[in-house]
RNA sequence: GCCGUGAUAGCUCAGGUAGCAGAGCGCUUCUCUGAAAAAGAAGAGGUGGCCGGCGCACAUCCGGCUCACGGCA
Numbered sequence: 001g002c003c004g005u006g007a008u009a010g011c012u013c014a015g016g017u018a019g020c021a022g023a024g025c026g027c028u029u030c031u032c033u034g035a036a037a038a039a040g041a042a043g044a045g046g047u048g049g050c051c052g053g054c055g056c057a058c059a060u061c062c063g064g065c066u067c068a069c070g071g072c073a
Stems, first nucleotide, its partner, number of pairs: 001072007010025004019056001027043005049065005
């Protein structure tokens, strides 16, 4: 230098043929208990890596860039 894969909640990840974002764990509050743990109930938390384009509408499609991993030279 070229090619491929990936970047989504605090962590691990799903969804990805455009229709308004989820799971598990963790966290907060409540119930239960003498108090905890466990269990149960409720809840908070996301400019979807950045910029631009297409489009009524983009996490999703297109281009560029950044970073990580792998391959080729």
Predicted 3D model of a 73-nucleotide RNA (transfer RNA) from a Candidatus Staskawiczbacteria bacterium. The prediction has a mean pLDDT of 84. RNAcentral holds the sequence, with entries from ENA. NCBI's taxonomy places the organism under Bacteria, Bacteria candidate phyla, Candidatus Staskawicziibacteriota. Rfam family: tRNA. From the family's description: Transfer RNA (tRNA) molecules are approximately 80 nucleotides in length. Rfam classes the family as a transfer RNA.